Annotation: This is a predicted structure of a 349-nucleotide part of an RNA (small-subunit ribosomal RNA, central domain) from Ehretia macrophylla. The prediction has a mean pLDDT of 84. RNAcentral holds the full RNA, with entries from SILVA. The organism belongs to Ehretia, within Eukaryota. Rfam family: Bacterial small subunit ribosomal RNA.
Context: one part of a larger RNA
């Protein structure tokens, strides 16, 4: 290379934007590069292959033939791919009216709980376990009433809503992206996909500067045991909350890459039209996007999947090729680091 696979067996980048590259809707013309034909030339001989012949045969070895393919000339066709031109409206945008949403970011306000501080009631337990102990009459625990403080928003809440994605939820305002419906115009193939390249990225960790209630790595302490470097109890630093700036990873999972078109049907919830109906709101029908459940045909090694495909098909990226060794070793590149990325091979079974 050809082939064959990627949801659980190796294997879809975490996630989007976009550059070359690839592919690419429908009508007429054009050219003749790519596609077809016929013709020429060339592809050294020897080989291989046919036919003949010669060593007594074979092997051998002579003689003559002939194909496929390349790679150049040269004449032809014009379906299809490209190319020229011109027009189309369905793909794909633009405008106009609507609409739901924990989308984004900023700011202001809020109420339960928590835990400190001050004070007043009282006066011996509390707390904590499987059982205790570390902590209180110098007054705890409870109860009252008043400061103050960080951090997170009960019920509503959902199988529900939004966002590429990670992810968003007390209330309110300010700016702002995106989505879907409708529906008349408009532009006219502008589209898919994407090597490299940018952007975004839980939690944890990093730097400096705040802030520190609850919680709690580390260290302590009681325990518990043979032993406890732990589970379990007190008590408690980083952290974790804010602002800038890094960091590039996670079972970043639907363990399922993007578009696109096709391929029985029940159920149910969002959003938004339609027509009917009604006094009028709903109910029941019916479309368009989303979200689930169940299931036919298919498909699957089963499990499972099944109009949101793991069905039937096409483009175009990514990535697997026996278990270890090993995501290591070295080389690079990126980080302040902690690392990340790229990523072997000896040996072994």
């Nucleotide at each position: 290379u050809u082939g064959g696979a990627c949801g659980u067996a190796a294997a879809g980048c975490g996630u989007c934007u976009a550059u070359a590259g690839g592919u690419g809707g429908a009508u007429u013309u054009u050219u003749a590069a790519g596609u077809c034909c016929g013709c020429c030339g060339u592809u050294a001989a020897a080989u291989c292959c046919c036919a003949g012949g010669g060593c007594u045969c074979a092997a051998c070895c002579c003689u003559g033939g002939a194909u496929a393919g390349g790679c150049g000339g040269u004449g032809g066709a014009a379906a299809c791919u490209a190319c020229c031109a011109a027009g189309c409206u369905g793909g794909a945008g633009u405008c106009c009216g609507g609409u739901a949403g924990g989308g984004g970011c900023a700011g202001a306000a809020g109420g339960a709980a928590u835990u400190u501080c001050c004070g007043g009631u009282g006066g011996a337990g509390c707390g904590g376990u499987g059982a205790a102990a570390u902590g209180g009459g110098a007054g705890a625990g409870a109860u009252c009433a008043g400061a103050a403080a960080g951090a997170a928003c009960a019920c509503c809440a959902a199988u529900a809503g939004c966002g590429a994605a990670a992810g968003c939820a007390c209330u309110c305002u300010a700016c702002u992206a995106g989505g879907c419906c409708g529906a008349c115009a408009c532009u006219a193939a502008c589209a898919c996909u994407g090597a490299g390249a940018g952007a975004c990225g839980a939690a944890a960790g990093c730097a400096a500067g705040g802030g520190g209630a609850g919680c709690g790595a580390a260290a302590g302490g009681g325990a518990u045991u043979a032993g406890a470097u732990a589970c379990c109890c007190u008590a408690g630093u980083a952290g974790g909350c804010c602002u800038u700036g890094c960091c590039a990873u996670a079972a970043a999972c639907g363990a399922u890459g993007g578009a696109u078109a096709c391929u029985a049907g029940g159920c149910a919830c969002u959003g938004u039209g339609c027509g009917u109906a009604u006094c009028g709101a709903c109910c029941a029908g019916u479309g368009c996007a989303g979200u689930g459940u169940u299931g036919u045909a298919g498909c699957u090694a089963a499990c499972a999947c099944g109009u949101u495909a793991a069905g039937u098909a096409u483009c175009c990226c990514a990535c697997c090729u026996g278990g270890g060794g090993a995501g290591u070793a070295u080389g690079u590149u990126c980080g302040c680091a902690a690392g990340a990325a790229u990523g072997a091979a000896a040996c072994u079974c």